[in-house]
Molecule: Bacterial RNase P class A
Organism: Leucobacter sp. cx-328
RNA sequence: AUGGGUCGACGGGCGGUCGCGUCAUGUGGUGCGUGCAUCAUAUGCCGAGGAAAGUCCGGGCUCCGCAGGGAAGAACGGUGGAUAACGUCCACUCGGGGCAACCCGCGAGAAAGUGCAACAGAGAGUAGACCGCCAGGGCUGGUUCGCCAGCUCGGGUAAGGGUGAAAAGGUGGUGUAAGAGACCACCGGCGCCUGUGGUGACAUGGGCGGCCAGGUAAACCUCGUUCGGAGCAAGGCCAGAUAGUAGGCGAUGAGGCGUCCCGCUGAGUCUACGGGUAGGCUGCUAGAGCCGGUCGGCAACGGCCGGUCGAGAGAGAUGACCGUCACCGUGUUUCGGCGCGGUACAGGACCCGGCUUAUAGUCGGCCCAUUCCU
Numbered sequence: 001a002u003g004g005g006u007c008g009a010c011g012g013g014c015g016g017u018c019g020c021g022u023c024a025u026g027u028g029g030u031g032c033g034u035g036c037a038u039c040a041u042a043u044g045c046c047g048a049g050g051a052a053a054g055u056c057c058g059g060g061c062u063c064c065g066c067a068g069g070g071a072a073g074a075a076c077g078g079u080g081g082a083u084a085a086c087g088u089c090c091a092c093u094c095g096g097g098g099c100a101a102c103c104c105g106c107g108a109g110a111a112a113g114u115g116c117a118a119c120a121g122a123g124a125g126u127a128g129a130c131c132g133c134c135a136g137g138g139c140u141g142g143u144u145c146g147c148c149a150g151c152u153c154g155g156g157u158a159a160g161g162g163u164g165a166a167a168a169g170g171u172g173g174u175g176u177a178a179g180a181g182a183c184c185a186c187c188g189g190c191g192c193c194u195g196u197g198g199u200g201a202c203a204u205g206g207g208c209g210g211c212c213a214g215g216u217a218a219a220c221c222u223c224g225u226u227c228g229g230a231g232c233a234a235g236g237c238c239a240g241a242u243a244g245u246a247g248g249c250g251a252u253g254a255g256g257c258g259u260c261c262c263g264c265u266g267a268g269u270c271u272a273c274g275g276g277u278a279g280g281c282u283g284c285u286a287g288a289g290c291c292g293g294u295c296g297g298c299a300a301c302g303g304c305c306g307g308u309c310g311a312g313a314g315a316g317a318u319g320a321c322c323g324u325c326a327c328c329g330u331g332u333u334u335c336g337g338c339g340c341g342g343u344a345c346a347g348g349a350c351c352c353g354g355c356u357u358a359u360a361g362u363c364g365g366c367c368c369a370u371u372c373c374u
Base pairs, nucleotide, nucleotide: 001370002369003368004367005366006365007364008363009362010361012325013324014323015322016321017320018319020047021046023044024043025042026041027040028039029038030037031036032035049345053356054355056354057353058352059351060350061231062230063229064228068262069261070260071259073227074226075225076224077223078092079091080090081089082088093107094105095104096103097102108222109221113220114219115216116215130161131160132157133156134155136153137152138151139150140149141148142147169187170186171185172184173183174182188212190209191208192207193206194205195204196203197202235282236281237280238279244273245272246271247270248269249268255265256264257263289308290307291306292305293304294303295302296301326343327342328341329340330339331338332337
């Protein structure tokens, strides 16, 4: 320099003019129960995000009496750690990809059972003779009378060819009519025993064995671990309103514990018609918060110290324009500039931790490969 990998930061700045919302304060109007409510207005502070999104996981909080046992169901699945918790994150390990940095795997079990496998192929499982190879019988032809060639018949054969994503281990030999783990040596893989290192997954050796066991579990299933349900329109308080009638069920247990059973509880409950209310306060934002430093740890993260407070709304405000700067594209140029166009994805509603998805463009750190120069 070129190409690549990975981690992170930002995602318009400044000024002006209007406009919107919460809150505080002031002024004015109205109402009354005379210090509150409401309306208008002025001033001041503050006013979205890296994803606020999807609502896919996990937790806090709240209610369901307790959150108990079992079944069903769901999620997860190498090992160790982090964490409030997780399906997240970190480190390691195994397998695959890459020259490498590094990336990918929804990483249990396929010798418990069941199922499935398009097309092609003879055959898709303890399988399979299509071609080939081999010996034999028959027929035909040739013949140097030893046999040879072709066709055909039923056999043997998984070495070779062919099909396929996948066809019962690989190489060499023995063996055979031809062949075959049929047998042997080595290698690979599997099972059992065992040494060493490691917390562990696992790695690396030794011995023995039978000669070898296909794939698929984001198919059923098996094993292990975890999970009670609903959600801030949860829930609490105040004010206001209230009218019943008819029918069903019910201490021989209604209803409740938001799938079912056990267990617990113990008096109302369901349906139809009809009537009433539908306002306010709270929950509500100081939190597993953010920023900086330091210590421990490979890291995720944690401890300590210091600083800091930044929406909380009414079904819902946070916007528009102008100037200028920045960046990108384009045209023009007398290389100083000038003109035009563009600057994303998207917006809280109880709060956090993640994941996933969308995103114009900009910047930085570290690492790898190749080449060149010193």